SAM riboswitch aptamer (S box leader) from Cryptosporangium aurantiacum, 132 nucleotides, folded computationally.
RNAcentral holds the sequence, with entries from Rfam and Ribocentre.
RNA sequence: AACUCAUCCAGAGGGGCAGAGGGACACGGCCCGGCGAAGCCCCGGCAACCAUCGCAUCCAUGCAAAUCUCGCGCGGCGAGGCAGGUGCGACAGGUGCCACUUCCGUCCCGGUUGAUCCGGGAGAGAUGAGGU
Numbered sequence: 001a002a003c004u005c006a007u008c009c010a011g012a013g014g015g016g017c018a019g020a021g022g023g024a025c026a027c028g029g030c031c032c033g034g035c036g037a038a039g040c041c042c043c044g045g046c047a048a049c050c051a052u053c054g055c056a057u058c059c060a061u062g063c064a065a066a067u068c069u070c071g072c073g074c075g076g077c078g079a080g081g082c083a084g085g086u087g088c089g090a091c092a093g094g095u096g097c098c099a100c101u102u103c104c105g106u107c108c109c110g111g112u113u114g115a116u117c118c119g120g121g122a123g124a125g126a127u128g129a130g131g132u
Base pairs, nucleotide, nucleotide: 003130004129005128006127007126008125013043014042015041016040017039021032022031023030026106027105028104029103044098045097046096049094050093052090053089054088055087056086057085058084068080069079070078071077072076102124107121108120109119110118111117
């Protein structure tokens, strides 16, 4: 960097440096910003994707990984449950995050209005995990 999967209307801000932009990109809208934007640093916090631990459950399964132990009437069957799957909980090690739904819309479908608005999906993006 591309790909695959999951999630994205919840939650959580102070200080220092800095000095004009910022809310991903384009357009439109709506906002934030000299009562100090972006960025960097410090401290604090939120959350729980991964890791770790505990309990329950399943027991050869969708894949992957693994190919174990015991018993028997032994081409197999039964039990176990290391490993693995699932659920719940704990913790906070690896990430992430701390205005506004990912701020909203844009493309498609449905409903609706005088204007418009509402719902669903796609696309794009963000974050995590994974194998390559």